[in-house]
Context: one part of a larger RNA
């Protein structure tokens, strides 16, 4: 290198954009580089291989052919790639009109619960547990009323419901703003697809700097349990957990299933649009795009199962794996304030 593979055995990037490179729709003409074919040179000798010969035979050794599967040079072919060039609309995409949504950023508002504070009623016990204690409570707790500040989260609607490219997103009102679907067939006319590097985004926890702290709460104190109990239960409780600006960049970042395109049977429930004879209308019931599920035909599959959302049958690009363990460890390089992170071995030894 080839081959084989990647849902669960090893193995699909965490997620997008996009360079460079790979591939790239229909139809004409050009060219003739790749690609095909023929002619001429040339491809040293030995070697291989055929035939014949010489050592009694062989190894060996002479002759003679054939090959050297390639190069160059020219003379054709033109289907397919490739070059140029006129066109096309089915792929992308624009434009109009219509829709749906917890898609993003930013600012306002609002109720319930929650602590804490002020007042009032009231008087002994609360509160926690398997049981209790630590705890709070006559300096009036708990409970109950009213008012006040505070800071985080947004019951019910809530849904195998929506939307986002994934992390993710849920009280309500505004203001900016992306993305999607559908219907016309109105423009552009191949502008496509994937994507090594690269760039951006990327939960939680952790950092740094200033804010902020209701409630929960690593560490920390106690009380209990028990043999111990550095835990599970209780009682307080700092960071954190919120905000603002940066930083990290990892997660069973999972559908453990890359992206794109075209094909192959069929039931069903749902979201978001459309179109339709019959009918006064409207439902309903049919067909259609496009999106999430749920059973299942053939097929594939070690099976488990998956089946139009493939893990079925073809291309086309990128990532990845190559027994277990040493190990995501040493090193070396590079990001990073540090925590770490990316890249990432080998003796050994089963």
């Nucleotide at each position: 290198c080839u081959g084989g593979g990647c849902u669960u055995a090893c193995a699909g990037g965490g997620u997008g954009c996009g360079u460079a490179g790979g591939c790239u729709g229909u139809u004409g003409u050009u060219u003739a580089a790749g690609u095909c074919g023929g002619a001429u040179g040339u491809g040293a000798a030995a070697u291989c291989c055929c035939u014949c010969g010489g050592c009694u035979c062989a190894a060996c050794c002479g002759a003679g052919g054939a090959a050297c599967u390639g190069c160059a040079u020219u003379c054709g072919a033109u289907a397919c790639u490739g070059u140029a060039u006129a066109a096309c609309u089915u792929g992308a995409g624009g434009a109009a009109g219509a829709u749906a949504g917890g898609g993003g950023u930013g600012a306002g508002c609002g109720g319930a619960a929650c602590u804490g504070a002020g007042a009032g009623u009231g008087g002994a016990g609360c509160g926690g547990u398997g049981a209790a204690a630590u705890g709070c409570g006559u300096u009036g707790a708990u409970a109950u009323u009213c008012u006040c500040a505070g800071g985080a989260a947004c019951a019910c609607c809530g849904g195998u419901g929506g939307c986002g490219a994934a992390a993710g997103c849920g009280g309500c009102u505004c203001a900016c703003u992306g993305g999607a679907u559908c219907u016309u067939u109105u423009c552009u006319g191949a502008c496509g697809c994937u994507g090594a590097g690269g760039c951006a985004c990327g939960a939680a926890a952790g950092c740094u700097a200033g804010g902020g702290u209701a409630g929960c709460g690593a560490a920390c104190g106690g009380g209990a349990u028990u043999a111990g109990a550095u835990a599970c239960c209780c009682c307080g409780g700092u960071a954190g957990u919120c905000c603002u600006a940066g930083c990290c960049g990892u997660a069973a970042a999972c559908g453990a299933u890359g992206a794109g395109c075209a094909c192959u049977g069929g039931a069903u429930c749902g979201g978001a649009g459309g179109a339709u004879a019959c009918u006064u209308c409207a439902u309903a019931g049919u067909c259609u795009u496009c999106u999430g599920g749920u059973c299942g035909c053939a097929g594939c599959g070690a099976a488990a199962g998956u089946g139009u959302u493939a893990a079925g049958u073809g291309c086309u690009c990128c990532g990845c794996c190559u027994g277990g363990g040493g190990a995501g460890u040493a090193u070396g390089g590079u990001c990073g304030c540090a925590a770490g992170g990316c890249u990432g071995a080998a003796a050994c030894u089963c």
Predicted 3D model of a 350-nucleotide part of an RNA (small-subunit ribosomal RNA, central domain) from a Thermoguttaceae bacterium. The organism belongs to Thermoguttaceae, within Bacteria.